[in-house]
RNA sequence: GGGCCGUUAGCUCAGCUGGAAGAGCAGGGGACUUUUAAUCCCAAGGUCGUCGGUUCGAGACCGACACGGCCCA
Numbered sequence: 001g002g003g004c005c006g007u008u009a010g011c012u013c014a015g016c017u018g019g020a021a022g023a024g025c026a027g028g029g030g031a032c033u034u035u036u037a038a039u040c041c042c043a044a045g046g047u048c049g050u051c052g053g054u055u056c057g058a059g060a061c062c063g064a065c066a067c068g069g070c071c072c073a
Base pairs, nucleotide, nucleotide: 001072002071003070004069005068006067007066010025011024012023013022019056028042029041030040031039049065050064051063052062053061
């Protein structure tokens, strides 16, 4: 220098064919228990890497850039 993959909640990851952003874990509150743990219930938590484009509408499509990984040179 070239190619491919990834970037979504604190962490690990879903999100199909463009149409209301989700799960598990962690953290918070509660129930249960003599207490803790376990179990159960509830609520909260997001500029979807950044900037632009397409579209009535983008996490998903297109372009550039940034960061991480792998391969080639």

Transfer RNA from an uncultured Coriobacteriales bacterium, 73 nucleotides, folded computationally. Rfam family: tRNA. It is annotated as a transfer RNA. Its family is annotated with triplet codon-amino acid adaptor activity in the Gene Ontology. About the family: Transfer RNA (tRNA) molecules are approximately 80 nucleotides in length. The coordinates come from a structure-prediction model, not an experiment, and the mean pLDDT is 82. It was read from a public genome assembly.